This is a predicted structure of a 94-nucleotide RNA (Glycine riboswitch aptamer) from Oceanicella sp. SM1341.
The sequence was found by an Rfam model in a public genome assembly.
The coordinates come from a structure-prediction model, not an experiment, and the mean pLDDT is 78.
NCBI's taxonomy places the organism under Bacteria, Pseudomonadati, Rhodobacterales, Paracoccaceae, Oceanicella.
RNA sequence: AUGAAACUCCGAAGAGUGGCCUUCGCGGCCCGCCGAAGGAGCAAGCGGUGCGAACAGCCCGUGAAACUCUCAGGCCUUUGACGGAGGGGGUGCA
Numbered sequence: 001a002u003g004a005a006a007c008u009c010c011g012a013a014g015a016g017u018g019g020c021c022u023u024c025g026c027g028g029c030c031c032g033c034c035g036a037a038g039g040a041g042c043a044a045g046c047g048g049u050g051c052g053a054a055c056a057g058c059c060c061g062u063g064a065a066a067c068u069c070u071c072a073g074g075c076c077u078u079u080g081a082c083g084g085a086g087g088g089g090g091u092g093c094a
Stems, first nucleotide, its partner, number of pairs: 001091002007086005016031001018030004032075003038071001039069003045062004050058002
């Protein structure tokens, strides 16, 4: 000089006050929905001793999210990315 994670506090959206069953435990099933736990996918760019006459194009690899998917999770009371504060301690230089 810079300073992570765990952990704590505060803020923090969306979607059903659904129907049926019930041993009355939000326990089970069904339909309809949500995206901000987690998970997965992809553009440009970059790379390639690949194909190709070729600087074209194709193929392969790499490649981000709050975008997309909705597996998981969630839809009346909880989860919660992310933000702020605390906390903590590594590293570099002299």